[in-house]
RNA sequence: GUGGGUGUAGCUCAGUGGUUAGAGUGCUUGACUGUGGCUCAAGUGGUCGAGGGUUCGAAUCCCUUCACCCACC
Numbered sequence: 001g002u003g004g005g006u007g008u009a010g011c012u013c014a015g016u017g018g019u020u021a022g023a024g025u026g027c028u029u030g031a032c033u034g035u036g037g038c039u040c041a042a043g044u045g046g047u048c049g050a051g052g053g054u055u056c057g058a059a060u061c062c063c064u065u066c067a068c069c070c071a072c073c
Base pairs, nucleotide, nucleotide: 001072002071003070004069005068006067007066010025011024012023013022018056026044027043028042029041030040031039049065050064051063052062053061
């Protein structure tokens, strides 16, 4: 340089055009316990990497760009 993949909560990930963007884990509080852990309940969580475009409507489609990974040269 060419082609491809990934980027969403603190972490691991789901979500392939519409209803409030979700799950597990983590964290906080409470119940339980002699204390802690386990368990249970409630709460806490997001500029969907960035910019622009298409659309009535975009995490999702298109373009550009950034970071990382893979293959080729």